[in-house]
RNA sequence: GAAGAUUGUUUCUAGGGUUCCGAUUAGCUGUGACGCUGUGAAUAAGUGGCUUUUUUAACUGAAGCUGCUUUUUGUGAGCGAUCGCCUAAUGUCUGGUCCAAGAGAAACCGCUAGAGUCCGUAAACUUAGGUUUGCAGCGCUUUAGUACACGGAGGGAUAAAAGCCCGGGAGAG
Numbered sequence: 001g002a003a004g005a006u007u008g009u010u011u012c013u014a015g016g017g018u019u020c021c022g023a024u025u026a027g028c029u030g031u032g033a034c035g036c037u038g039u040g041a042a043u044a045a046g047u048g049g050c051u052u053u054u055u056u057a058a059c060u061g062a063a064g065c066u067g068c069u070u071u072u073u074g075u076g077a078g079c080g081a082u083c084g085c086c087u088a089a090u091g092u093c094u095g096g097u098c099c100a101a102g103a104g105a106a107a108c109c110g111c112u113a114g115a116g117u118c119c120g121u122a123a124a125c126u127u128a129g130g131u132u133u134g135c136a137g138c139g140c141u142u143u144a145g146u147a148c149a150c151g152g153a154g155g156g157a158u159a160a161a162a163g164c165c166c167g168g169g170a171g172a173g
Stems, first nucleotide, its partner, number of pairs: 008108005015099002020096002022093001023090005030085004034080003042075002044070010110146008120135006148168001150171001154166003
């Protein structure tokens, strides 16, 4: 300096977002029920109680919830997300579905090396029945190995994102 090999798949995990499911919130100004209501719904004022607060020196202020009163000397018919469906938002929603590692895990395959396996074959021996030794290409069985590995930015796909893909890349040592 050149060439070759160090594999691939499956199942999971670190991790990832938000299609779908679920969860939470909102909608009565989407829809169907259910419940309350002239023995007063809703609203206004007054007067107490409770809660929250990014308010105050301070139970000071503000907001919310709730009880009572309104003298025939305030009005007067609607109200309640209670349930189901539907619609919308949220991944700074633990989850299910989903994606997922070259440098994460396990298993299997492939590859490399060793060993074994021959009613076959060669040689030797032989009591002519057999015995011993050698030969392993393919196949089969079995054992071992399959190393090392710092790494952006940026881009891409998918619903979307990521340790996915570009990529054992660029680069560094």